[in-house]
RNA sequence: ACAAUACUUUCCAUAAAGCCUUAUAUAAUUUCGGGGAUAGGCCCGAAAGUCUCUACCGGGCGGCCGUAACCACCCUGGCUAUAAGGUCUUGGUUUAUAUUG
Numbered sequence: 001a002c003a004a005u006a007c008u009u010u011c012c013a014u015a016a017a018g019c020c021u022u023a024u025a026u027a028a029u030u031u032c033g034g035g036g037a038u039a040g041g042c043c044c045g046a047a048a049g050u051c052u053c054u055a056c057c058g059g060g061c062g063g064c065c066g067u068a069a070c071c072a073c074c075c076u077g078g079c080u081a082u083a084a085g086g087u088c089u090u091g092g093u094u095u096a097u098a099u100u101g
Stems, first nucleotide, its partner, number of pairs: 002101005011092003018087008026055001029048007040065002049056001057077004063071001
């Protein structure tokens, strides 16, 4: 000096899928009908809501009602659709070091 391998660093590009984050939609919401429980507060169906497919529920706290009809507030936990960014992957470039030849 060159080559190979290992490791480290810089920059660029990177289809689909996956993962993460953020934003938008929707408030995991509202209305109606039928049925059911009260040791309970549920089940079924329909509709509205989204430039929107899907979903529209679970758990908890205290409250309210008192055998009869309704439950409501609060806290907490998501999915789905779209968009953006990142990651991952792959390729190239580049820096330093080590080992071997």

This is a predicted structure of a 101-nucleotide RNA (Purine riboswitch aptamer) from a Thermoanaerobacterales bacterium. NCBI's taxonomy places the organism under Bacteria, Bacillati, Bacillota, Clostridia, Thermoanaerobacterales. It was read from a public genome assembly, where an Rfam model found it. Its Rfam family is "Purine riboswitch aptamer". Rfam describes the family as follows. Riboswitches are metabolite binding domains within certain messenger RNAs that serve as precision sensors for their corresponding targets. Allosteric rearrangement of mRNA structure is mediated by ligand binding, and this results in modulation of gene expression. Its Rfam clan is "Purine riboswitches". Of the family's consensus pairs, 100% are formed in the model.